[in-house]
Record summary:
Predicted 3D model of a 122-nucleotide RNA (SAM riboswitch aptamer (S box leader)) from Lentibacillus salicampi. The sequence was found by an Rfam model in a public genome assembly. It matches the Rfam family "SAM riboswitch aptamer (S box leader)". From the family's description: The SAM riboswitch is found upstream of a number of genes which code for proteins involved in methionine or cysteine biosynthesis in Gram-positive bacteria. Of the family's consensus pairs, 97% are formed in the model.

RNA sequence: UUCUUAUCCAGAGAGAGGGAGGGACUGACCCGUUGAACUCUCGGCAACCAGUCUGAUGCUGUAUUUCCGUAUCGGACCCGGUGCCAAUUUCAGGGAUUUUUGCAAAAAUCCGAAGAUGAGAA
Numbered sequence: 001u002u003c004u005u006a007u008c009c010a011g012a013g014a015g016a017g018g019g020a021g022g023g024a025c026u027g028a029c030c031c032g033u034u035g036a037a038c039u040c041u042c043g044g045c046a047a048c049c050a051g052u053c054u055g056a057u058g059c060u061g062u063a064u065u066u067c068c069g070u071a072u073c074g075g076a077c078c079c080g081g082u083g084c085c086a087a088u089u090u091c092a093g094g095g096a097u098u099u100u101u102g103c104a105a106a107a108a109u110c111c112g113a114a115g116a117u118g119a120g121a122a
Stems, first nucleotide, its partner, number of pairs: 001122008013042005021031003025093004043085003048081002051077009061067001089114001094111007
């Protein structure tokens, strides 16, 4: 970098340095000199992967409710690997349906695209 797959209306910030940008892209709308990006320190959130313990169910076994192993679906914990800590992924972007409407247009719902993060693969 590409592919596959899961998730994305919950949650969680202080200090030091820095000095004008940032929210992927486009438009809108926001954040920012009451200090942006970025770096460091400390803290926190979460539970994707790993780990420990555990419940239910199915299956295996000389065990026959009680034990061993294993699969699936959950729960608790969090010392490890990531991630994250303004706003739903800030909202929309393409399409379908419905409603309002003279057209234009607007609103609601759903699906998708794009993006982000994890895990696996090339």